[in-house]
Transfer RNA from a Candidatus Wildermuthbacteria bacterium, 72 nucleotides, folded computationally. The coordinates come from a structure-prediction model, not an experiment, and the mean pLDDT is 82. It was read from a public genome assembly. Its Rfam family is "tRNA". The family's RNA type in Rfam is transfer RNA. Its family is annotated with triplet codon-amino acid adaptor activity in the Gene Ontology.

C1' cells in the first nucleotide's frame, strides 16, 4: 500500500429482510447437616459506528472504526 474474512449477552457462537436466540457462567428458589450436582425460574443485548435502500433490516448497499489472515 492492495485484497479477503469477522465484528451479535460476561465467554464462546447460531441467526442471512418479518418476534434477537442457544450453551456455559451470574443470580434467586427447592432439594442436602453443609458444600457440589441435579431440577425450576429471573435478569443480562442501543445486534461495532455512521448514512442509504425497504411497509419493515442484525440480515442487502456504501463509508468508516477495531480485529485476524494473505500479497507487495
Nucleotide at each position: 500500500g492492495c485484497c479477503a474474512g469477522c465484528g451479535u449477552a460476561g465467554c464462546u457462537c447460531a441467526g442471512c429482510g418479518g418476534c434477537a436466540g442457544a450453551g456455559c457462567a451470574a443470580c434467586u428458589g427447592u432439594u442436602u447437616u453443609g458444600u457440589a450436582a441435579a431440577c425450576a425460574g429471573u435478569a443480562g443485548g442501543u445486534c461495532g459506528u455512521c448514512g442509504g435502500u425497504u411497509c419493515a433490516a442484525a440480515u442487502c448497499c456504501g463509508a468508516c472504526c477495531g480485529c485476524u489472515g494473505g500479497c507487495u